[in-house]
RNA sequence: CUCUUAUCCAGAGAGGCGGAGGGACUGGCCCGAUGAAGCCCGGCAACCGGAUUCCGAUGAUUGCGCAUCGCGCAAUUGGAUUCUUGGUGCCAAUUCCUGCAGAAUCGAUCCGAUUCUGAAAGAUGAGAG
Numbered sequence: 001c002u003c004u005u006a007u008c009c010a011g012a013g014a015g016g017c018g019g020a021g022g023g024a025c026u027g028g029c030c031c032g033a034u035g036a037a038g039c040c041c042g043g044c045a046a047c048c049g050g051a052u053u054c055c056g057a058u059g060a061u062u063g064c065g066c067a068u069c070g071c072g073c074a075a076u077u078g079g080a081u082u083c084u085u086g087g088u089g090c091c092a093a094u095u096c097c098u099g100c101a102g103a104a105u106c107g108a109u110c111c112g113a114u115u116c117u118g119a120a121a122g123a124u125g126a127g128a129g
């Protein structure tokens, strides 16, 4: 760097150094000398990891088919509670909102607004090349 997969509406300092920038990108909208980035300390969380052996293999998740809302087939193996020595991660605003597609509602001449769903992009973990 690429691929696969899971998650992304919760949580986290009124500390020290540092000095002007930061929120990935677009367009917005914000944060910042009542100190930005970065570093240290501190904290949060529980992806990897440990434990209990509490629940569950007639289960759960995902995909496909049906003439269709519950069945069938295939693949995978979990869930709950708890711990935090270790590897990461994270600590303004939902991933701050948005960017592509579809649907609904409202107003309307082109069109606009709002909401919802899905995708894309991005971030992080785990695995693979």
Stems, first nucleotide, its partner, number of pairs: 001129008013041001015040003021031003025099001027097002042091003047087002049083004054079002059077008095121001100118008